[in-house]
Context: one part of a larger RNA
């Protein structure tokens, strides 16, 4: 010294990225219980009581029973301990925001999440020998199903929504034109030949689908402006005026898991706050099913705070037991 147990004045989180860890809390029963809320909940919220005999006494049941006596279950006075769920065993609690609706899956062996899946919502294909998959192929899954089914893709309960763009890609539709494979055609041309031929070669025309090309579609990939002027302090710009564009971002949110400058500027909490809540908008570089905004319930998520609690720390100290060490 090191590992496991237990203690511990005074403080009580000053520790530390962070209460990591450990301390505390912990049973039944009776009382009591907030906001919020999808009225189910939240909820074990939170908070309070509790022992043993004694006297009295109120109910109730036995004893023939008004008096007397037992027995239950109360209620009032007394009453002992530091300590009444007295050992074991056995929830800490609360407040505020983020994300994910939820219960659940997951990196067997550094990650259990805000990732995945869900039920619900949505486009989209597929009339049945179905689409779709698998197989060289018979033939199989789909399915002993049939459009309330089934297969592929996006969202992601619930509420309240889901704005403009069809010019690029993509998909669907359409066929009038252009352009287009072999093929079909065959003017001609060249070789040889005495001639007949043979042989190469070969223009016009015709000749499918795709492209081009007309239209449609965004819960299909996807996108969603910029300069300048302008009001009777001054700032600002409801208004104008110009350039681009397919169309220039609606709603709602916004220093956010997204904000560089930045510890933005005000509130709040602290003595004292780069984090935290409310705001506010100057959004480098939010924004609507690559979904936007709420949301009660749930989380071994994440962030801050608060009671309580303690050796986490100020500051270490002892104690036990087993290593370490030294000696034999």
């Nucleotide at each position: 010294c090191g590992a496991u147990g237990c203690u511990g004045a005074a403080g009580g989180a000053a520790c530390u990225a962070g209460g990591c860890a450990a301390a505390a809390u912990g049973c039944u029963u009776g009382c009591g219980u907030a906001a919020c809320u999808u009225c189910g909940g939240a909820a074990g919220a939170a908070g309070c009581a509790a022992g043993g005999c004694c006297a009295u006494u109120u109910u109730a049941a036995g004893g023939g029973a008004a008096a007397c006596c037992u027995u239950a279950a109360g209620g009032u006075g007394g009453u002992g301990g530091c300590a009444c769920a007295g050992a074991c065993c056995a929830g800490g609690g609360g407040g505020u925001a983020g994300c994910g609706a939820c219960u659940g899956u997951u990196u067997a062996g550094u990650a259990a999440a805000a990732a995945c899946a869900c039920a619900g919502g949505g486009c989209u294909c597929u009339g049945c020998g179905a689409a779709a998959u698998u197989g060289a192929g018979a033939a199989a899954u789909g399915a002993c199903g049939u459009a309330u089914a089934g297969g592929g893709c996006c969202u992601g309960a619930c509420g309240c929504c889901u704005g403009c763009c069809c010019g690029g890609u993509g998909c669907c539709g359409g066929a009038a034109g252009g352009u287009u494979a072999a093929g079909a055609g065959g003017a001609g041309a060249u070789g040889u030949u005495a001639g007949c031929g043979c042989a190469u070669u070969g223009a016009a025309u015709u000749g499918a689908a795709g492209c081009c090309c007309c239209g449609g579609u965004a819960a299909a990939c996807g996108g969603c402006g910029g300069c300048c002027g302008u009001a009777a302090c001054u700032a600002u710009a409801a208004c104008g005026g110009u350039c681009c564009u397919a169309a220039g971002g609606u709603a709602g949110c916004g220093a956010a898991a997204u904000u560089c400058c930045u510890u933005g500027u005000c509130g709040g909490g602290u003595a004292a706050g780069u984090u935290c809540c409310g705001a506010c908008c100057u959004g480098c570089a939010c924004g609507a099913a690559u979904g936007g905004c709420g949301u009660a319930a749930c989380g071994a998520c994440u962030u801050c705070c608060c009671c309580g609690c303690u050796g986490u720390c100020u500051c270490c100290a002892g104690c036990a037991u087993c290593g370490a060490c030294u000696c034999a």